[in-house]
c-di-GMP-I riboswitch aptamer from Thalassotalea sp. LPB0316, 85 nucleotides, folded computationally. The coordinates come from a structure-prediction model, not an experiment, and the mean pLDDT is 87. The RNAcentral record of the sequence draws on Rfam.
RNA sequence: ACAAAGAAAAGGCAAAAUACGCGAAAGUGUAUUACGCAAAGCCACCGGUCUAAGGGCGAAAGCCUAUGACAGCGGAGUUACCUAU
Numbered sequence: 001a002c003a004a005a006g007a008a009a010a011g012g013c014a015a016a017a018u019a020c021g022c023g024a025a026a027g028u029g030u031a032u033u034a035c036g037c038a039a040a041g042c043c044a045c046c047g048g049u050c051u052a053a054g055g056g057c058g059a060a061a062g063c064c065u066a067u068g069a070c071a072g073c074g075g076a077g078u079u080a081c082c083u084a085u
Base pairs, nucleotide, nucleotide: 004085005083006082012037013036017032018031019030020029021028022027035072041078042077045075046074047073048070049069050068054065055064056063057062
């Protein structure tokens, strides 16, 4: 230096809930907080999941549809901290 691995320490992220925003919704931002995480950093490329404003169909009820989301569902890609071994 590279690769594997995850004992320790430092540092990092932050589920649920609550409050206040944004959003049609799914969801998301900030604060408090701490379920967990060694990529729980980034990225919708593949699979999957959620929503359905607009649009389409319908007599209605409703059904379909992503150009909206989820990276803390799995995979691919990409970048990175520490160190017993």